[in-house]
The prediction has a mean pLDDT of 80. Predicted 3D model of a 105-nucleotide RNA (SAM riboswitch aptamer (S box leader)) from a soil metagenome. Rfam family: SAM riboswitch aptamer (S box leader). Rfam describes the family as follows. The SAM riboswitch is found upstream of a number of genes which code for proteins involved in methionine or cysteine biosynthesis in Gram-positive bacteria.

């Protein structure tokens, strides 16, 4: 890079460090009572794994439902923090793009 899928749920302590960060423009926040980032523990969590059921179809599929596992990844201010563009019944809602995370290729 391309395809799928999911993005309103959940989860922090302590050491170093020292100014900026929350992808990007806006906006609105976090931040010397030390954030971002490493690093150490810890916790959240079922996307890869087993299992039940329903469902479709005929032995197989299924991001339909539920259980169990923390090995691989991910995650631990705020809805992905909000918006950007198109539609609507415009404090609102719906689509859609961009990012993010799994999985395959």
């Nucleotide at each position: 890079u391309c395809u799928c899928a999911u993005c309103u749920a959940g989860a922090g302590u302590g050491g170093c460090c020292g100014a900026g960060g929350g992808a990007c423009g806006g906006g609105c926040c976090c931040g010397a009572u030390g954030a971002c980032g490493c690093c150490a523990c810890g916790a959240c969590a079922a996307c890869c794994g087993c299992c039940c059921c329903g469902a479709c179809u005929c032995a197989g599929u299924c991001g339909g439902g539920g259980g169990c596992c923390a090995g691989g990844u991910g995650c631990c201010a705020a809805u992905u923090c909000c918006u950007a563009c198109c539609c609507g019944g415009u404090g609102c809602g719906g689509g859609g793009g961009a990012g993010a995370u799994g999985a395959g290729a």